The RNA shown here (Lysine riboswitch aptamer) has 186 nucleotides and comes from Thermoflavimicrobium daqui. NCBI's taxonomy places the organism under Bacteria, Bacilli, Caryophanales, Thermoactinomycetaceae, Thermoflavimicrobium. It matches the Rfam family "Lysine riboswitch aptamer". Rfam describes the family as follows. Riboswitches are metabolite binding domains within certain messenger RNAs that serve as precision sensors for their corresponding targets. Allosteric rearrangement of mRNA structure is mediated by ligand binding, and this results in modulation of gene expression. This family includes riboswitches that sense lysine in a number of genes involved in lysine metabolism, including lysC. The sequence was found by an Rfam model in a public genome assembly.
[in-house]
RNA sequence: AUGUGAGGUAGAGGAGCGAACUUUCAAUAGUACUUGUUUGGAGAUGCGGGAUCAAUGAAAAACAAGGAAAGGGAAAGUUUGCCGAAACUCUCAUAAGGCCCGAACCUUAAGAGAGUUGGGGUUGUACUCGAAUAGGGUCAACACUGUCACAGAAGCCGCUUGCUUUUGUGGAGCACUAUCUUUCAG
Numbered sequence: 001a002u003g004u005g006a007g008g009u010a011g012a013g014g015a016g017c018g019a020a021c022u023u024u025c026a027a028u029a030g031u032a033c034u035u036g037u038u039u040g041g042a043g044a045u046g047c048g049g050g051a052u053c054a055a056u057g058a059a060a061a062a063c064a065a066g067g068a069a070a071g072g073g074a075a076a077g078u079u080u081g082c083c084g085a086a087a088c089u090c091u092c093a094u095a096a097g098g099c100c101c102g103a104a105c106c107u108u109a110a111g112a113g114a115g116u117u118g119g120g121g122u123u124g125u126a127c128u129c130g131a132a133u134a135g136g137g138u139c140a141a142c143a144c145u146g147u148c149a150c151a152g153a154a155g156c157c158g159c160u161u162g163c164u165u166u167u168g169u170g171g172a173g174c175a176c177u178a179u180c181u182u183u184c185a186g
Stems, first nucleotide, its partner, number of pairs: 002185002005182007014083001016082010033066007043053003047102004086117007094109005118145002121142004126138004147171010
């Protein structure tokens, strides 16, 4: 020189991964809800207890008039964090909200631990969230793509070696490349 272990720093993969905001559009939906009439005849507020409403008529149903919104989707734009970016599953536990209370349920938010997935795309059955034929998630298949290892071919440099392109096979992100420090070998 080179190689091994440990630690740090910086990078690459591309329809790359997240977040926030603005505008428009479609749908949600003639739904929820309000009012009136009729039927109805004792319950209603997810569960239990309370509280409230209710024979001056509950639930439910029909008709008529009026009549939303949130989450989610698509397009355009702006800002921003990043490359286990992020996503999913399980367990634990916290806070807020839902008329009050209740480890009783639901929603939202941010956590801890463990496990799986390199990445995006297309297709598909099944499951799931969703109003949805939109879209998301899980799973499977198909090629594509990046990376490393092995084997082959061509080219460049050329003693060896090394580098580039390409073909095939396979692996996984605590990985890969570059570089710095340090340990050990040499």